Predicted 3D model of a 348-nucleotide part of an RNA (small-subunit ribosomal RNA, central domain) from an uncultured prokaryote. Its mean pLDDT, the model's own confidence on a scale to 100, is 89.
[in-house]
Context: one part of a larger RNA
RNA sequence: CUGGGCGUAAAGGGCGUGUAGGCGGUUUGGUUAGUUAGACGUGAAAGCCCCGGGCUCAACCUGGGAACUGCGUUUAAUACUGCCAAACUUGAGUUCGAGAGAGGGUGGUGGAACUGCCAGUGUAGAGGUGAAAUUCGUAGAUAUUGGCAAGAACACCAGUGGCGAAGGCGGCUCACUGGUCCGGUACUGACGCUGAGGUACGAAAGCGUGGGGAGCAAACAGGAUUAGAUACCCUGGUAGUCCACGCCGUAAACGAUGAGUGCUAGCUGUUGGGCAGUAUACUGUUCAGUGGCGCAGCUAACGCAUUAAGCACUCCGCCUGGGGAGUACGGCCGCAAGGUUAAAACUC
Numbered sequence: 001c002u003g004g005g006c007g008u009a010a011a012g013g014g015c016g017u018g019u020a021g022g023c024g025g026u027u028u029g030g031u032u033a034g035u036u037a038g039a040c041g042u043g044a045a046a047g048c049c050c051c052g053g054g055c056u057c058a059a060c061c062u063g064g065g066a067a068c069u070g071c072g073u074u075u076a077a078u079a080c081u082g083c084c085a086a087a088c089u090u091g092a093g094u095u096c097g098a099g100a101g102a103g104g105g106u107g108g109u110g111g112a113a114c115u116g117c118c119a120g121u122g123u124a125g126a127g128g129u130g131a132a133a134u135u136c137g138u139a140g141a142u143a144u145u146g147g148c149a150a151g152a153a154c155a156c157c158a159g160u161g162g163c164g165a166a167g168g169c170g171g172c173u174c175a176c177u178g179g180u181c182c183g184g185u186a187c188u189g190a191c192g193c194u195g196a197g198g199u200a201c202g203a204a205a206g207c208g209u210g211g212g213g214a215g216c217a218a219a220c221a222g223g224a225u226u227a228g229a230u231a232c233c234c235u236g237g238u239a240g241u242c243c244a245c246g247c248c249g250u251a252a253a254c255g256a257u258g259a260g261u262g263c264u265a266g267c268u269g270u271u272g273g274g275c276a277g278u279a280u281a282c283u284g285u286u287c288a289g290u291g292g293c294g295c296a297g298c299u300a301a302c303g304c305a306u307u308a309a310g311c312a313c314u315c316c317g318c319c320u321g322g323g324g325a326g327u328a329c330g331g332c333c334g335c336a337a338g339g340u341u342a343a344a345a346c347u348c
Stems, first nucleotide, its partner, number of pairs: 004319003007302002012316001014201001016199002021194003025088007033081002035077008049065006091191001092188003096183002099180001103177002107173003110154001115149007125136002162169002206247006215241002220236004258315006266293012297304002321348003330341004
């Protein structure tokens, strides 16, 4: 390179947006660039291949042919692709109406609980465990009642429920704001899909500066356990967890399943709409989403199965035996931690 692949064997980028590029709906006309056909020129010789000939054969030499799949010129064709022009409405979008939602950032606010402090009642224990001890308590603990303070998280509702591109999002609430679904009229007229680079976002942990610090809790200390116990269990406890601003850019960032489009049996639940029928709460149907089964088909099997891992098309990413190694070196990025790009020797 070809070929084959990427749910679990190696392999889908963490996820959007979007540049170049690739691909692209229907109709008509033009052009003839691609495309197709013919003709001409060229495509050195030798070699390869085919038919012969010459050395006794062969290697070797030699005659003829074919081939040289290419390039150029020219003539013709016009289905398809391209280009130019004109038009269309189904793709895409705008407009109008109604809807659901933990979608996002800011402000305000609520109750329960934990902890601490103050005060009352009250007395000898309380904690904790498999059992204990460290620990707290006659300087009055634990328990209980009232009050105050502070921080963090939001029980029930809650649901294979909802929203978001992903990460993720859950008390209540004013205002701000993104996306999406359904229905219908009118409008724009292919404006589309994908997307190397680029760029925005991106859990937790970690880093910088300044706050905050109730609970929890790496590190650390002590008590146990044990042969030991740098652990599991217990008592404490600092970073951190929280907020603001700025970094980091990674995860089993998982559906381990890239995005878009079309087609291909059914059954059943659920969420948000529309329509119809009526017992006004249901039934039927339809669009969009989300689950459970299951046929064809696919699969090494497990399983997937209209939310495909089925049948096809377009574009991107990625894989190529195990170890060495997601490492070294170099580049780029970062305050650092490190990230990203990414080998080889050697070895099995």